[in-house]
The prediction has a mean pLDDT of 80. This is a predicted structure of a 206-nucleotide RNA (Group I catalytic intron) from Sphingopyxis yananensis. It was read from a public genome assembly, where an Rfam model found it. It matches the Rfam family "Group I catalytic intron". Rfam describes the family as follows. Group I catalytic introns are large self-splicing ribozymes. They catalyse their own excision from mRNA, tRNA and rRNA precursors in a wide range of organisms. The core secondary structure consists of 9 paired regions (P1-P9). Gene Ontology term of the family: Group I intron splicing.
RNA sequence: CAACGGACUUAAACCAAAUUGAGUGCUCGGCGGGAAAUCGCCGAAGUAGAACUGCUCAAAUUCGGGGAAGCCUUUUAACUGGUAAUCCCGAGCCAAGCCGUAGGAAACUACGGAAGGUGUAGAGACUAGACGGGCAGCACCUAAACCCACAGGGCAACCGAUGGGCAUGGUGAAGGGAUAGUCCAGACCCCAAACGCUGGUUUCGA
Repeated sequence: CAACGGACUUAAACCAAAUUGAGUGCUCGGCGGGAAAUCGCCGAAGUAGAACUGCUCAAAUUCGGGGAAGCCUUUUAACUGGUAAUCCCGAGCCAAGCCGUAGGAAACUACGGAAGGUGUAGAGACUAGACGGGCAGCACCUAAACCCACAGGGCAACCGAUGGGCAUGGUGAAGGGAUAGUCCAGACCCCAAACGCUGGUUUCGA
């Protein structure tokens, strides 16, 4: 902000406020590409209106490795060390659905592949389903090709401005590097030990 509800997401133990770091969409400018809508990249500032519904899957959850804003610390300063929101790579593995090959009367099974996931929580365990994977629907945007009408041109076939139809093209954000929960040697508060100049790290207890 009339009231209720609500105020994009995430981190700083948890909740709230403020602040700061990171992220998302929209608006503006530029570039690429496309018929267009959209999309991708770069930049600056502003902003938070919108971001749908149903069904289905819940498996793997492993071993290594490369970065990192901010914050704390070291230092006259720059080096140092730590913590960490998070960005990824190699190998292995994986539910349902999809593609290919083989076997089979069929149901199905095996192998290979694409996307996606795991790895990637606070050390972690378990349950669910979503902001994830799959299938469909709905809403909205565009219309090259194609179809129809038709000014005009042409002997005709056709050409063709314009209008209409049409999605096999798009959009419906990010948050899951633990989301909602339950648990827990974790965290906050208390106590103690070891390592360390510090910041911290590991471990014990309640």
Lineage of the source: Bacteria > Pseudomonadati > Pseudomonadota > Sphingopyxidaceae > Sphingopyxis.